[in-house]
RNA sequence: CGCUUAUGGAGAAAGACGGAGGGAUUAGACCCUGCGAAGUCUUGGCAACCUGUGCUUACAAGGUGCUACAUUCUACUUGAUCCGCCUGUGGUGGACAAGAAAGAUAAGCG
Numbered sequence: 001c002g003c004u005u006a007u008g009g010a011g012a013a014a015g016a017c018g019g020a021g022g023g024a025u026u027a028g029a030c031c032c033u034g035c036g037a038a039g040u041c042u043u044g045g046c047a048a049c050c051u052g053u054g055c056u057u058a059c060a061a062g063g064u065g066c067u068a069c070a071u072u073c074u075a076c077u078u079g080a081u082c083c084g085c086c087u088g089u090g091g092u093g094g095a096c097a098a099g100a101a102a103g104a105u106a107a108g109c110g
Base pairs, nucleotide, nucleotide: 001110002109003108004107005106006105007104013043014042015041016040017039021032022031023030026075027074028073029072044067045066046065048064049063050062051060052059053058071102076099077098078097079096081095082094083093084092085091086090
């Protein structure tokens, strides 16, 4: 890096350096940010998967991971649903729902 599978409910911050961005990517919206963003380091913490103990829920914290809020929303598809518009047996816009895609993490494989 690619493939497969599972999950996305919850949880968990202080300090130092740094100095303008950040919330994955593109666009828009929304939010955080000089009362200090990203990033790096130190110390702590959490417990999703693996692991270990118990085997029932739990515990531990070794590996990976995480430690503002949220996969933040919209975008693509579908609809015996709802609302609106039109040149009206269809088309279109919006709402809602479901799904897909994408991305994240883990485990396994290559």